[in-house]
Context: one part of a larger RNA
RNA sequence: UGACGGGGGCCCGCACAAGCGGUGGAGCAUGUGGUUUAAUUCGACGCAACGCGAAGAACCUUACCUGGACUCGAAAAUGCAGGAAGUUGGCUGAAAGGCUGAUGUGCUCGCAAGAGAGCCUGUAUCAGGUGCUGCAUGGCUGUCGUCAGCUCGUGUCGUGAGAUGUUGGGUUAAGUCCCGCAACGAGCGCAACCCCUGCUACUAGUUGCCAGCGGUUCGGCCGGGCACUCUAGUGGGACUGUCGGUGUUAAACCGGAGGAAGGUGGGGACGACGUCAAGUCAUCAUGGCCCUUAUGCCCAGGGCUACACACGUGCUACAAUGGCCGGGACAAAGGGUCGCCAACCCGCGAGGGGGAGCAAAUCUCAAAAACCCGGCCUCAGUACAGAUAGGAGUCUGCAACUCGACUCCUUGAAGUUGGAAUCGCUAGUAAUCGCUGAUCAGCAGGCAGCGGUGAAUACGUUCCCGGGCCUUGUACA
Numbered sequence: 001u002g003a004c005g006g007g008g009g010c011c012c013g014c015a016c017a018a019g020c021g022g023u024g025g026a027g028c029a030u031g032u033g034g035u036u037u038a039a040u041u042c043g044a045c046g047c048a049a050c051g052c053g054a055a056g057a058a059c060c061u062u063a064c065c066u067g068g069a070c071u072c073g074a075a076a077a078u079g080c081a082g083g084a085a086g087u088u089g090g091c092u093g094a095a096a097g098g099c100u101g102a103u104g105u106g107c108u109c110g111c112a113a114g115a116g117a118g119c120c121u122g123u124a125u126c127a128g129g130u131g132c133u134g135c136a137u138g139g140c141u142g143u144c145g146u147c148a149g150c151u152c153g154u155g156u157c158g159u160g161a162g163a164u165g166u167u168g169g170g171u172u173a174a175g176u177c178c179c180g181c182a183a184c185g186a187g188c189g190c191a192a193c194c195c196c197u198g199c200u201a202c203u204a205g206u207u208g209c210c211a212g213c214g215g216u217u218c219g220g221c222c223g224g225g226c227a228c229u230c231u232a233g234u235g236g237g238a239c240u241g242u243c244g245g246u247g248u249u250a251a252a253c254c255g256g257a258g259g260a261a262g263g264u265g266g267g268g269a270c271g272a273c274g275u276c277a278a279g280u281c282a283u284c285a286u287g288g289c290c291c292u293u294a295u296g297c298c299c300a301g302g303g304c305u306a307c308a309c310a311c312g313u314g315c316u317a318c319a320a321u322g323g324c325c326g327g328g329a330c331a332a333a334g335g336g337u338c339g340c341c342a343a344c345c346c347g348c349g350a351g352g353g354g355g356a357g358c359a360a361a362u363c364u365c366a367a368a369a370a371c372c373c374g375g376c377c378u379c380a381g382u383a384c385a386g387a388u389a390g391g392a393g394u395c396u397g398c399a400a401c402u403c404g405a406c407u408c409c410u411u412g413a414a415g416u417u418g419g420a421a422u423c424g425c426u427a428g429u430a431a432u433c434g435c436u437g438a439u440c441a442g443c444a445g446g447c448a449g450c451g452g453u454g455a456a457u458a459c460g461u462u463c464c465c466g467g468g469c470c471u472u473g474u475a476c477a
Stems, first nucleotide, its partner, number of pairs: 001477002003474003007471007015461002019425005026316008034307002042053002064302005070296001073126001077125007086103007107116003128291002131289003137285002139280003142276001144274001149188006155164003168179003194268004199236007208226001213223003239262001242256005318418001322377007334365003339358002344353003384415001389410007431453007
């Protein structure tokens, strides 16, 4: 100087408390351990591995296994030698591949000989490796932590390590600001500058509007109009600016006014010096090592989907604040031409036929659902719940046996609120309801977004966990 303490002081955080909903019990989905297997490819392992890499494992993917093939190699560069390239058959085979025929002499320069480009074959340097080492590395990432810290120059102090500044008194979300001070300044962080959202003006009107008029098949449908809504661009607006109080005349804090919004308005992006030899050699790059008729490469089939078990993360429930039937209403954000697919017809349905429109504020996916109204059910393993199983189908795709999703009929399991323990959340949040998108031929209970309905509670900081500052002890570095 640090680190540590079941030392002290001060202060934060859904850290506790207060409250709401879960997990742990059930069935299923998914990941992992284990076991099994020819293989069940590999990585990730407290927080910070386990719906993680995987934003799509039937083939492909695929890295694994079994079997069948290839060896200048699937693709690349160069040298030498030979040959036109190419087109088209047959046999064998699961394919890959192997064997064997037919045809063919092109282009540029040149009279020709020949040379060149391109392609094929052979050969040699070489290719190739998701083989090892993340404890040789770059890059990227997680984490402490959006915590308020981490440092430097000069000066001063100390023999020195180092200290001071950065400590102290206040204050803040903040090393934020003020005051003081042997310090005076500065840098990386904080904040602000960026994006979305909340108010408003202007600009702009093939979206919107009977707002005011006319027509109307009654639909902003037509004429007509940019007022409004909206769309999306440029501005304004909030700064403790103002009033009162407290305070050291300061910084600031408390209360009020005005205001759409108030003391960082709400949310996002943004992550200091460093820590964990944290993660990744399987995104990529890369040192070293290793393989070279195989640890490379091609193909078919299988596996990654196994199943006595154990754990994580979820979905659906156990019902009446509910289930079922009929009727009615209201979103936002997105996607669409190898695409989205309307009307209409067929089918109980998945879906099929059909063909209009739309590269889309114009057409379409599209129905939003919870909700509201009416009716049935009356506490029961039920008109709850839907696993499992049998049968019949639809769609995608070369192909749904291993191993897809969906539909219909039948079947109806466990489950009556879950031990010890444990998780999330402070407001448009939790809870609850549906919608969209990426990936994608097909496949979503996962993920990323979007809106609808919309709470309860916070006395407080003693305690648990994590963190910051000062101080103290230390036989630790």

This is a predicted structure of a 477-nucleotide part of an RNA (small-subunit ribosomal RNA, 3' major domain) from a Deltaproteobacteria bacterium. The source organism's lineage runs through Bacteria, Pseudomonadati, Myxococcota and Myxococcia. The coordinates come from a structure-prediction model, not an experiment, and the mean pLDDT is 86. It was read from a public genome assembly.